[in-house]
SAM riboswitch aptamer (S box leader) from uncultured Eubacterium sp., 89 nucleotides, folded computationally. Its Rfam family is "SAM riboswitch aptamer (S box leader)". About the family: The SAM riboswitch is found upstream of a number of genes which code for proteins involved in methionine or cysteine biosynthesis in Gram-positive bacteria. The prediction has a mean pLDDT of 82. The RNAcentral record of the sequence draws on MGnify.
RNA sequence: UUAUCAAGAGUGGUUGAGGGACAGGCCCGUUGACGCCACAGCAACCUGCUUUAAGUAAGGUGCUAAUACCUGCGUGGACCGAAUGAUGA
Numbered sequence: 001u002u003a004u005c006a007a008g009a010g011u012g013g014u015u016g017a018g019g020g021a022c023a024g025g026c027c028c029g030u031u032g033a034c035g036c037c038a039c040a041g042c043a044a045c046c047u048g049c050u051u052u053a054a055g056u057a058a059g060g061u062g063c064u065a066a067u068a069c070c071u072g073c074g075u076g077g078a079c080c081g082a083a084u085g086a087u088g089a
Stems, first nucleotide, its partner, number of pairs: 001089005010039005018028003022072004040064003045060003048056003068084001073081002
């Protein structure tokens, strides 16, 4: 810079009080969250392969509570757009 962000996908071990980016809310968490490890899974951005519409899922990332949890900015109506953030190239 650009594309996407309403779908999808969890168990075990370890640790022990915080976590959901930020603020406000709301929620998750000692019936063990977050993190880390193992295995499993989802997806299909890049590479590969089959074939040129598409499919596949071997490799490189990513992801596996809640719409990116909701709101934040705008003439402002919860729709659209922007900003911010995340991930890929």